[in-house]
Molecule: Bacterial RNase P class A
Organism: Chloroflexota bacterium
RNA sequence: GGAGGCGGCCGGACGGCCGCGGACACGAUCGUCGAAAGGCGGUGUCCGAGGAAAGUCCGAGCUCCACAGAGCAGGCUCGCGGGUAACUCCCGUCCACCGAGAGGUGAGGACCAGCGCCACAGUGACGAUGCCCGCGCCGCAAGGCGCGGGAGUGAAACGGGCAAGCUCGAGCCGGAGCAAGACCGAAUAGGAGGGCGCAAGCGCGGCCGCAAGGUCGCGAGGAUGCUGCUCGCGAAGCCCUCGGGUAGGUCGCACAGAGGUUCCGGGCAACCGGUGCCCCAGAUGGAUGGUCGUCCAUGGACCGAUGCGAAUCGGUCGCAUGACAGAACUCGGCUUACAGGCCGCGCUCCAGGG
Numbered sequence: 001g002g003a004g005g006c007g008g009c010c011g012g013a014c015g016g017c018c019g020c021g022g023a024c025a026c027g028a029u030c031g032u033c034g035a036a037a038g039g040c041g042g043u044g045u046c047c048g049a050g051g052a053a054a055g056u057c058c059g060a061g062c063u064c065c066a067c068a069g070a071g072c073a074g075g076c077u078c079g080c081g082g083g084u085a086a087c088u089c090c091c092g093u094c095c096a097c098c099g100a101g102a103g104g105u106g107a108g109g110a111c112c113a114g115c116g117c118c119a120c121a122g123u124g125a126c127g128a129u130g131c132c133c134g135c136g137c138c139g140c141a142a143g144g145c146g147c148g149g150g151a152g153u154g155a156a157a158c159g160g161g162c163a164a165g166c167u168c169g170a171g172c173c174g175g176a177g178c179a180a181g182a183c184c185g186a187a188u189a190g191g192a193g194g195g196c197g198c199a200a201g202c203g204c205g206g207c208c209g210c211a212a213g214g215u216c217g218c219g220a221g222g223a224u225g226c227u228g229c230u231c232g233c234g235a236a237g238c239c240c241u242c243g244g245g246u247a248g249g250u251c252g253c254a255c256a257g258a259g260g261u262u263c264c265g266g267g268c269a270a271c272c273g274g275u276g277c278c279c280c281a282g283a284u285g286g287a288u289g290g291u292c293g294u295c296c297a298u299g300g301a302c303c304g305a306u307g308c309g310a311a312u313c314g315g316u317c318g319c320a321u322g323a324c325a326g327a328a329c330u331c332g333g334c335u336u337a338c339a340g341g342c343c344g345c346g347c348u349c350c351a352g353g354g
Base pairs, nucleotide, nucleotide: 001350002349003348004347005345006344007343008342009341010340012295013294014293015292016291017290018289020048021047022046023045024044025043026042030041031040032039033038050324054335055334057333058332059331060330061329062177063176064175065174069231070230071229072228074173075172076171077170078169079093080092081091082090083089094108095106096105097104098103109168110167114166115165116162117161118160131150132149133148134147135146136145137144138143181251182250183249184248191242192241193240194239195238196237202219203218204217205216206215207214208213225233226232259278260277261276263274264273265272266271296322297321298320299319300317301316302315303314304313305312306311
């Protein structure tokens, strides 16, 4: 100097004018839209998309369903140790494979429980085997059978490979999802028909009562439901068909969190602990935009300087370009996309010089 490997960061900046969404405070108790619930309208301060917001592939927080469960089915995972709220994720390590190497990848339990597959070539890819040689047995002979070896084909020929083939083993797993769910207002038809079942009723017992009877408790029975099935549990309604009404508003949602971050300590690391500081969008046809100017970065053209050269630096240009791409409840991952630029590493290899 060049080519790689691993890790991290930025991904346009500033200013003027006009225009957006939200929070808080103040003002007015007014105006306006609306049937109502409610919404909108002023001033000031502050905040306002991402590393992937994407894919919806995993794991959760949260919400609702079930008075719980057990087994089967089904699904997921698969060396060992650690991290984490958890995971199919991350870190370390063993082994296997790829690479010259730094490194990278791994769906790495079991092939004597069973079944299945191995194209083409080859006689033959499992109750497999044509040809040649040797030995043994049967036979008058031709020949047959068995054992061993060889050539040839192929990745593999009396032995292997595949379980990312079915399967077997171990472990784990309720269901649905913010269009979850909660509230407010309004409207309709408290509609019509059918089925099952509870209540009713049955049994036992206590209390009141002359009695009839009343009341309480227990038991059997027991629909929907609890994942698909079985068992079990189990409440008082459930299911089917036809028909009608409501497309309004608020919350959920300033998400204060498994939150971010400086420093210190522990640890190979992932990460953990402590201290200080910070609050970082909440839309609902769906907000951050338009325009002008200056600058920045990269490329190109031209000019100049240094240099043997590769190349480097500076200047001019009314030349071009500025990636992937928009939250919709939130978080931890994985996967995919990304013009251009920067930083770090006690990392690897090549060439040259001292």